[in-house]
Context: one part of a larger RNA
């Protein structure tokens, strides 16, 4: 000089920040991921027609059709691999850096080419039976779709072979034959309607852009009182496997391969940017915020899918906790609050989607403990205040005192002023907004219309919050402490104690005149903070 700090006294206001560093313990209660009826059948409600019954003759109450209406259990699509969080484990290509892939993949998004014919069997939901305490299961039956499935068509895809040019090998890049392989006849609109036409889909194929995979160089730790390790082990040859290259896997063959430039083993420990200290080499550290990585109650696995071996999915096994009719299921806070244990020692079971972003949706929106904000804590930084001016009877008082005085001290009274900040009351719908949306006009395009695309009007939409800011009223009223005063070190006296009681970082005070212990005055030093302890330079 710092700190994610703690304890001791003491505390007035505001912004900005920061807050389990220990048990990656265990976890009650809510919320943290849904969202699309413009994919699809259904079923509820709601309207609107038509009929029939009742009487309170215009009302109800049943049918049956139709719905520019609204809501959802179900199938289908998309997201639930982001985004929160945690540092356990990792000494590794985990990171950092700089390279390569002639060994790769990449939904959604952008460009460009070509399509989007024609059919089909289920199947949830529903309905019936049935079993179970439940959680859920099991049979029959009916039904739809962008849900699945065959069929045709097409090359600029993919295999196979040939030619050309090229290259750092395995090869690459271009022409040609021959084979194989795809789609939702969608959905909502307009309009001059068997039709065309616009949006969002949908499918193949090229190239982007992101975002990922592997794969080498070179860097950063402590013990050698740890000196040898190693059988998929080191490489070949086949094959399998993966998006892809490899002992990644697996036969067969050879017998390597790493190591005093520290291999094996223990031990610690997520790297980094950066932060701390230092004149500076260097040394420590890895909160918070940013990248990258690992993890999700502990081991293990696949599945799905563009992407995962998946924190709020799936199966097994484990320790645990809860329900049970004992046959048997449930469940996972290292998301954000919030309990309990631990601990010197870390916070509110709060508001709101208004902004920012994200997830679906044509959009209206809906979800979003991301995010925005409050709220608690002097835990930090960084401001501002606790008044200003005049004011000598140098008042009382207190404390010393050579009794003369001196000092606290312009310090207080007092007199005059302001009013930050608090306080009361008004203003203040500031700012933070931009978009969406509705109307109008244009551009392109079309046969023509919506409609997209651009402009411009108009309406609306704020948690924070009556909050920031400003204005006016009011009282000097409500706002000072902590630590030290022998020497390092700035800052001295009296009293009281008597080597006791106690101080204390180091030297070291204290046994009767302690400036070193207690108390007081004074005084020095930082101040809403002051000292102490721990840690680092």
């Nucleotide at each position: 000089g710092a700190c994610g700090a703690a304890c001791g006294c003491u505390g007035g206001c505001g912004g900005c920040g920061u807050g389990c560093c220990u048990a990656a313990u265990a976890c009650a209660u809510g919320c943290a991921a849904g969202u699309c009826g413009a994919g699809c059948g259904a079923a509820c409600a709601g309207g609107g027609a038509a009929g029939a019954a009742a009487c309170u003759u215009g009302u109800u109450u049943c049918u049956u059709c139709c719905u520019u209406u609204g809501u959802u259990a179900g199938c289908g699509g998309c997201g639930g691999a982001u985004g929160g969080g945690u540092g356990a484990g990792u000494a590794a290509c985990a990171c950092g850096u700089g390279g390569g892939c002639a060994a790769c993949c990449u939904g959604c998004c952008c460009u460009g080419c070509a399509g989007u014919u024609g059919g089909g069997g289920a199947u949830a939901a529903c309905u019936c039976c049935g079993g179970g305490a439940a959680a859920c299961c099991g049979g029959g039956g009916c039904u739809a779709a962008u849900a699945c499935c065959g069929a045709a068509u097409a090359a600029u895809c993919a295999g196979u072979u040939c030619c050309u040019u090229c290259g750092c090998a395995u090869g690459a890049a271009g022409g040609a034959a021959c084979u194989c392989u795809g789609a939702a006849a969608g959905a909502c609109g307009g309009c001059u309607a068997u039709g065309c036409u616009g949006u969002c889909a949908c499918u193949g194929c090229a190239g982007g852009a992101u975002g990922g995979g592997c794969c080498c160089g070179c860097g950063g730790c402590g013990c050698a009182u740890u000196a040898g390790c190693u059988a998929g082990u080191u490489g070949g040859u086949g094959g399998g496997g993966u998006a892809a290259u490899g002992g990644c896997c697996u036969a067969c063959c050879a017998a390597g391969g790493c190591a005093a430039c520290g291999a094996u083993g223990c031990g610690u420990a997520g790297c980094c940017g950066a932060c701390c200290u230092g004149a500076g080499a260097g040394g420590g550290u890895g909160a918070u915020c940013g990248g990258c990585c690992a993890c999700a109650c502990u081991g293990g696995g696949a599945c799905u899918g563009a992407g995962a071996c998946a924190c709020g999915g799936c199966c097994c096994a484990g320790a645990c906790u809860c329900c049970u009719a004992c046959g048997g299921g449930a469940g996972g806070c290292a998301g954000c609050a919030g309990u309990a244990g631990g601990g010197a020692a870390u916070c509110u079971u709060c508001c709101a989607c208004a902004a920012u972003g994200g997830a679906c949706g044509g959009a209206a929106g809906u979800c979003u403990g991301a995010u925005g904000g409050a709220g608690c804590a002097a835990c930090g930084c960084c401001g501002c205040g606790u008044g200003a001016g005049c004011g000598a009877a140098g008042a009382a008082g207190g404390u010393u005192u050579u009794c003369g005085g001196a000092u606290c001290g312009u310090a207080a009274a007092g007199c005059u002023c302001u009013g930050u900040u608090g306080u009361g009351a008004g203003g203040g719908a500031a700012g933070a907004a931009c978009a969406a949306g509705u109307a109008c006009a244009g551009g392109a395009g079309u046969a023509a219309c919506u409609g997209u695309c651009u402009g411009u009007a108009c309406c609306u939409u704020g948690a924070c919050g009556g909050u920031a800011c400003c204005u006016c009223a009011u009282u000097a009223g409500a706002a000072a402490g902590c630590c030290a005063c022998g020497g390092c070190u700035a800052a001295c006296u009296a009293c009281u104690u008597g080597c006791c009681a106690g101080c204390a970082g180091c030297c070291g005070c204290g046994g009767u005149a302690a400036u070193a212990c207690g108390u007081a005055u004074g005084u020095g030093g930082c101040a809403a903070g002051c000292g102490u302890u721990g840690u680092c330079c």
Source information: RNAcentral holds the full RNA, with entries from ENA, Greengenes and SILVA. A computed fold for a 537-nucleotide part of an RNA from an uncultured bacterium, annotated as small-subunit ribosomal RNA, 5' domain. Model confidence (mean pLDDT): 80 of 100.